[in-house]
Context: one part of a larger RNA
RNA sequence: UGUUGGUCGCCUGAGAGGAAGGACCCCAAAGUACGAGAGGAACCGGGGUUCGGCGCCUCUGGUCUACCGGUUGUGCAAAGCAAUGCCGGGCAGCUACGCGCCAAUGGAUAAGACCUGAAAGCAUCUAAGGACGAAGCCAUUCUCAAAACGAGGCGGCCUAAGGCUAGGGUAGCAGACCCUUUUGAUAGGACGGGGGUGUAAGCGGUUAGCUCACGCGAACUGUUCAGCCCGCCGUUACUAACGCCU
Numbered sequence: 001u002g003u004u005g006g007u008c009g010c011c012u013g014a015g016a017g018g019a020a021g022g023a024c025c026c027c028a029a030a031g032u033a034c035g036a037g038a039g040g041a042a043c044c045g046g047g048g049u050u051c052g053g054c055g056c057c058u059c060u061g062g063u064c065u066a067c068c069g070g071u072u073g074u075g076c077a078a079a080g081c082a083a084u085g086c087c088g089g090g091c092a093g094c095u096a097c098g099c100g101c102c103a104a105u106g107g108a109u110a111a112g113a114c115c116u117g118a119a120a121g122c123a124u125c126u127a128a129g130g131a132c133g134a135a136g137c138c139a140u141u142c143u144c145a146a147a148a149c150g151a152g153g154c155g156g157c158c159u160a161a162g163g164c165u166a167g168g169g170u171a172g173c174a175g176a177c178c179c180u181u182u183u184g185a186u187a188g189g190a191c192g193g194g195g196g197u198g199u200a201a202g203c204g205g206u207u208a209g210c211u212c213a214c215g216c217g218a219a220c221u222g223u224u225c226a227g228c229c230c231g232c233c234g235u236u237a238c239u240a241a242c243g244c245c246u
Base pairs, nucleotide, nucleotide: 005158006157007156008155009154010153011152015144016143017142021051022050023049024048025047026046027045034039052102053101054100055099056098060096061095062094063093067089068088069087070086071085072082073081074080091231104140105139106138107137112132114130115129162245163244164243166180167179168178169177186240187239188238189236190235191234192233193232194230195229196228197227202223203222204221205220206219209216210215
């Protein structure tokens, strides 16, 4: 742009895509069928392993240049820099080495095996007719899908519904998508919870040592499960969701 009024929402499914499964082992069947014995199966059913596919982060592990702590150099402090300076931890997130799932059935068939049965008094799976048969094909299953030009169906609204803008994230290269917009918890803040680190500064005490003395003093200890921090959860309109179009 089209689909012949606009807009919003919910569907149908012509058609398209995928490999979403593959293999192996064990139990049982069963020391059964079979076989003189020696030996020795299979169908149905159940459990597991591995490869592959899809999804997830509760656990385990990794990462975590948000964060917390220790520490060296740089001439007080603070900050900066030195690969994140180096080192020890680590939530969310992202991940695998972690976790979950990946049946079965039906239909039409291939090779093949049959029944009945003539041509051809017999025979013959085939000529008429009937009935089987595969990890393969088609459905049920998963995904997309009305641009399927035969362009579909149903419902709401038509001055209302909506859109732009704005606040954002379950989304994201950009568009797009999704949520919210005061009839509001959308983001920030505040408060509470939970979590990370590991016990802040200041002050008091103890103390190796130094000093004639006053005093200084690394370190330890009490205040202190502290201090600092949080992409998590909840509560709360304090701040910002103003406005515009039809």

The prediction has a mean pLDDT of 80. This is a predicted structure of a 246-nucleotide part of an RNA (large-subunit ribosomal RNA, domain VI) from a Candidatus Micrarchaeota archaeon. Rfam family: Archaeal large subunit ribosomal RNA.